Description:
Predicted 3D model of RNase P RNA and transfer RNA as a complex of 418 nucleotides. It holds a member of the Rfam family "Bacterial RNase P class A". Rfam describes the family as follows. Ribonuclease P (RNase P) is a ubiquitous endoribonuclease, found in archaea, bacteria and eukarya as well as chloroplasts and mitochondria. Model confidence (mean pLDDT): 76 of 100.

[in-house]
């Protein structure tokens, strides 16, 4: 120098005119304030909220190694295993296949249990004998062929010929020791040798009511319609009075039009510095600050000047903690690896 | 905002329990007709929306992300 790997910070700026939300008083040529790092994707967890609920249980559903953090989490730390990498260092849905049942297509004799070739061997029959060849049977998993996977690996003895059938080493799983909170490590000990797949049903352990602020809460009452009550025996129609008959007051509840109004609405919260503890997510104590709240939905547009640069992804809707994805520069390292020189 | 669904040939759809992607319409070529349409015979034509994962194997299971399309004031 080149190639990597780990970590951090910004999110243009300054001014001047025009405009848009909100709030606010001394009400106008006024004063404050107005997006993100993810506002997104709606994938997790929670606060709120309206229904439902004694209490537990099925049924669903998530989840999944160990320990810790949190309001809680599927998030975050740290640690073990594993797997990539030559290293820095990364990623991991990581319980259980020895509770059961399913599946392993083609290929291959056989796919969870095995005899196609091959090897050995027994009877018979046939050829010119040691042998050899045909059939029928047994026997062996050492060797061949499929395949992703073929009955623990390899040597040794041993057999008719082979076989964990014995043995030495080594691999794996239980059981015991011993360290360690645990996951897991180690081990010269004792046994066994068990295929894979649970992002296949399931089994175990934990763990969830259900909809989501268009949740929901009060308020305003147009028109229609019903239900009680009241008051007069009234007024209007049927030519005139009588009876009758139809219609019409008020007040109270119900029930209701509406791109109604208010509340939920932004602080049961958040950030910023310092010190404490902690390896660290994190937790305390002390100061300080306040930072959009709209409802057809503001946060804009011009110029000018800085600059490598008309900035990249991209725009709240009820908030808060994650996670995922999108995208532009920039620093930093007392990590790696490789060249080269000293 | 919110809460669902879908995505496979040019169009419309299948595809159960993971094991060589299929039907119909439409194209193309040949029978048949004097010529066409029908019919009959055959042939093409798939990034299974996209990328990663589990598994020997993925349309099919599992995360992610795209894209379309459907519902929600209240009462009933």
């Nucleotide at each position: 120098c080149c190639g990597g790997g780990c970590g951090g910070c910004c999110a243009g700026g300054c001014g001047a005119u025009c405009g848009c939300g909100u709030g606010g008083c001394c009400c106008g040529u006024c004063c404050a304030u107005g997006a993100g790092g993810a506002a997104a994707g709606u994938c997790c967890g929670a606060g709120c909220a309206u229904c439902g609920c004694a209490g537990g249980g099925c049924a669903g559903g998530g989840u999944g190694c160990c320990g810790g953090u949190u309001a809680a989490c599927g998030g975050c730390c740290g640690g073990u295993g594993a797997a990539g990498g030559c290293a820095a260092c990364u990623u991991c849905a990581a319980g259980g296949a020895a509770a059961g049942u399913g599946c392993a297509a083609c290929a291959g004799a056989a796919a969870g249990a095995a005899a196609c070739c091959g090897c050995c061997u027994u009877a018979u029959g046939c050829c010119c004998u040691u042998g050899g060849c045909a059939u029928a049977g047994g026997g062996u998993a050492a060797g061949g062929a499929u395949g992703g996977a073929a009955a623990g690996g390899c040597g040794a003895g041993g057999u008719a010929a082979g076989a964990g059938c014995u043995c030495a080493c080594c691999c794996g799983c239980c059981g015991c020791c011993u360290g360690g909170u645990a996951a897991c490590a180690g081990g010269a000990c004792g046994g066994c040798g068990c295929u894979g797949u649970a992002a296949a049903c399931c089994c175990c352990a934990c763990u969830c009511g259900a909809u989501g602020c268009a949740a929901g809460a009060u308020c305003c009452g147009a028109a229609c319609a019903g239900a009680a009550g009241c008051g007069a025996u009234a007024c209007g129609g049927c030519g005139g009075c009588c009876c009758g008959u139809c219609g019409u007051g008020c007040u109270u509840c119900u029930a209701a039009a509406g791109a109604g109004a208010u509340c939920g609405c932004u602080a049961u919260g958040g950030c910023c510095g310092u010190c404490u503890g902690g390896u660290a997510a994190c937790a305390g104590a002390c100061g300080g600050c306040c930072c959009a709240g709209a409802u057809a939905g503001a946060u804009g547009a011009u110029c000018g000047u800085c600059c490598a640069a008309c900035g990249a992804c991209a725009g709240a809707a009820c908030u808060c903690g994650g996670c995922u994805u999108a995208c532009g520069a920039c620093c930093g390292c007392g990590c790696c690896g490789g060249c080269a020189g000293c | 905002g919110c809460c669902a669904a879908u995505a496979u040939a040019g169009c419309u759809c299948a595809g159960u329990c993971g094991g060589u992607a299929g039907a119909g319409c439409a194209g193309c070529g040949g029978u048949u007709u004097c010529g066409u349409a029908a019919a009959c015979c055959g042939c093409a034509g798939g990034u299974c929306a996209a990328g990663g994962g589990u598994u020997c194997g993925a349309g099919u299971c599992c995360c992610u992300u795209u894209a379309u399309u459907g519902g929600c004031u209240c009462c009933a």